A computed fold for a 75-nucleotide RNA from a Candidatus Poseidoniales archaeon, annotated as transfer RNA. Its Rfam family is "tRNA". By type it is a transfer RNA. Gene Ontology term of the family: triplet codon-amino acid adaptor activity. The sequence was found in a public genome assembly.

């Protein structure tokens, strides 16, 4: 340097245009227990940045930018 994938809560995933973005661990508060654990309620946080395309973008297209793969160069 070139090609191809990929980025969604702290962590791991589901959503591939439709108007409060979901699970599950994890935080916090209640209940429950003699106390823990388990369990049951509740809350708290989130689409990688930029721009396009649309009536609407986490989703479509474009750069960047990280991350992995796999080519090629080199000392």
């Nucleotide at each position: 340097g070139c090609g191809g994938a990929u980025g969604u809560a702290g962590u791991g995933a589901a959503g591939g245009g439709g108007u409060u973005a979901u699970c599950a661990c994890c935080u916090g508060a209640g209940g429950u227990u003699u106390c823990c654990a388990a369990c049951c309620u509740c809350a708290u946080g989130u689409c990688a940045c930029g721009g396009g395309u649309u009536c609407a973008a986490a989703u479509c297209c474009c750069g960047u930018c990280g991350u992995c793969c796999g080519c090629a160069c080199c000392a």
The source organism's lineage runs through Archaea, Methanobacteriati, Thermoplasmatota, Candidatus Poseidoniia and Candidatus Poseidoniales.